Background: Glycine riboswitch aptamer from Andreesenella acetica, 89 nucleotides, folded computationally. NCBI's taxonomy places the organism under Bacteria, Bacillati, Clostridia, Peptostreptococcales, Andreesenella.
[in-house]
């Protein structure tokens, strides 16, 4: 001194899928969505007695635990702005 990088604030843009049935309610039941958050793992890498077994190993794939199926409210992501942080040049 202050990039990359990680994180936070805001402000826009943002999909999917029953305003289902029941019951007096609490609440139960079936049906379905995937982009909040979780889980699972390929090729390759490694390790190893070098076979086999272990380990690392990503998503918008995948499962649907969570959540979610008018509006609102979240929302992965994507652009704008903004301020801090570590350090390098």
């Nucleotide at each position: 001194g202050g990039a990359c990088g990680a994180g936070c604030c805001u402000c826009u843009g943002g999909a999917g899928a029953g305003a289902c049935u029941c019951u007096a309610a609490u609440g139960a039941g079936c049906a379905c969505c995937g982009a909040a958050g979780g889980g699972g793992a390929a090729a390759g890498c490694c390790u190893u007695u070098u076979a086999a077994a272990g380990g690392u190993g990503a998503a918008a794939c995948u499962c649907u635990c969570a959540g979610g199926u008018a509006a609102a409210a979240g929302g992965a992501c994507a652009g704008g702005g903004g301020a801090u942080u570590u350090u390098a040049a």